[in-house]
RNA sequence: CUCUUAUCAAGAGUAGGUGGAGGGACCAGCCCUAUGAAGCCCGGCAACCGACAAAUCCGUCACGUAGGCGGAGAUGCACGGUGCUAAUUCUUGCGGAAGCGUAACGUUUCUGGGAGAUGAGAG
Numbered sequence: 001c002u003c004u005u006a007u008c009a010a011g012a013g014u015a016g017g018u019g020g021a022g023g024g025a026c027c028a029g030c031c032c033u034a035u036g037a038a039g040c041c042c043g044g045c046a047a048c049c050g051a052c053a054a055a056u057c058c059g060u061c062a063c064g065u066a067g068g069c070g071g072a073g074a075u076g077c078a079c080g081g082u083g084c085u086a087a088u089u090c091u092u093g094c095g096g097a098a099g100c101g102u103a104a105c106g107u108u109u110c111u112g113g114g115a116g117a118u119g120a121g122a123g
Base pairs, nucleotide, nucleotide: 001123002122003121004120005119006118007117008116013042016041017040018039022032023031024030026093028091029090043085044084045083048081049080050079052076053075056072057071058070059069060068061067089115094112095111096110097109098108099107100106101105
């Protein structure tokens, strides 16, 4: 970098430290920001992968019906690897449906898709 797959309406410091002007991927909007941006540290949230525990189920050994061994495992934990910590992935970007207004067309809601983000796996 490409591909596959799952998730993206919840949650996380309204006086933590540092830092100093930017940030919210891109487009168009609309926002946040010196009552201090990004980044870094600390704190926190979640629980995708692994570890650990585990109701229960399956196979098998043994039958004295108690148990041994192997596998799966709701769920729990938060030990390890990531992630996240303004606004629905802040909204929109291509298409469809319905409502409302219209000269063209606009607008609201719902919905499919695209793009993006993160995890896991593959190349």
The RNA shown here (SAM riboswitch aptamer (S box leader)) has 123 nucleotides and comes from Paenibacillus hemerocallicola. It was read from a public genome assembly, where an Rfam model found it. Taxonomically the source falls in Paenibacillus (Bacteria, Bacillota, Bacilli, Paenibacillaceae).